A computed fold for a 352-nucleotide part of an RNA from a bacterium, annotated as small-subunit ribosomal RNA, central domain. Model confidence (mean pLDDT): 87 of 100.

[in-house]
Context: one part of a larger RNA
RNA sequence: UUGGGCGUAAAGCGUCCGCAGGCUGUGUAUCAAGUGGGUUAUGAAAUACCGGUGCUCAACAUCGGUGCUGUAAUCCAAACUGGUACACUAGAGUAGUGGAGAGGUGCGUGGAAUUGUGCAAGUAGGGGUAAAAUCCGUAGAUAUGCACAGGAACACCAAAAGCGAAGGCAGCGCACUGGCCACUUACUGACGCUCAGGGACGAAAGCGUGGGGAGCGAAAGGGAUUAGAUACCCCUGUAGUCCACGCCGUAAACGAUGCAUGCUCGGUGUAGGGACCCUCGACCUGGUCUCUGUGCCUAAGGUAACCCGAUAAGCAUGCCGCCUGUGUAGUACGAGCGCAAGCUUAAAACAC
Repeated sequence: UUGGGCGUAAAGCGUCCGCAGGCUGUGUAUCAAGUGGGUUAUGAAAUACCGGUGCUCAACAUCGGUGCUGUAAUCCAAACUGGUACACUAGAGUAGUGGAGAGGUGCGUGGAAUUGUGCAAGUAGGGGUAAAAUCCGUAGAUAUGCACAGGAACACCAAAAGCGAAGGCAGCGCACUGGCCACUUACUGACGCUCAGGGACGAAAGCGUGGGGAGCGAAAGGGAUUAGAUACCCCUGUAGUCCACGCCGUAAACGAUGCAUGCUCGGUGUAGGGACCCUCGACCUGGUCUCUGUGCCUAAGGUAACCCGAUAAGCAUGCCGCCUGUGUAGUACGAGCGCAAGCUUAAAACAC
């Protein structure tokens, strides 16, 4: 292994693209490989099962019947699967008209604040804490004003808001560029879904080379606290944080919930679009319906419960991934990748 599962008990790959494979809409005709039926041949005997019979019974023996995953040939059927041909438009895509958005990349630019430097003015403190001290300050600090330098981040708007496959994305402007939504129904005509292997992207930290360095700040030094204090608090502060290019490839990469499709009461917000009503009419406001997102509350149903509930964890189908007592262990060994750190794959002995 049949089977049962994967929000929280073990279990959804971090995310997407995608070859092979698996699965795949509607109609007509045809073929007959799968499928169903008939016939023939074969499927030895023993064994097996059912019913008898014989040894006192049974085991055992024996007789009759049935059966023995079937195999091959041939004939028939054509609903379903499959092949072929033709056709279709509800899936999918293209085109047209509009729309929203912190989606991405590059370039430019703005103000507030912190820090530093110079000048002015001014005098004895400042800073920090529960309280202090280390620390800064009469070589003039802190507080104030003006000017300049430099780096990083963008208050308010801001929202259960928006965009993105995920990671993630926020001052403003321009250029280039990806995706999405609605409407019109014009075009193509199943072109689709999923995806082992493979590929791409992938927070923070970390690594390499070269820049940059305001603030913050692992390490480190000092001051406190304490029995001690390799900490929490305070004063400093190097890597780093920032930029360019190249690596790394992990995360509570979380909705702890794979993707796609169909079906299954209501209520109430919010974002983007469309139609209609209200209006003489346009705009605004308001209302109804509708499509696509994003929240909350719930019927049925599900669930061990919590809870989920059209954004399902309900009812179904297709495909992929994953789980199988705990510890040993996401470890050893081997292999691949990496500059390294390490990552991926992944046991066993033994113990309970």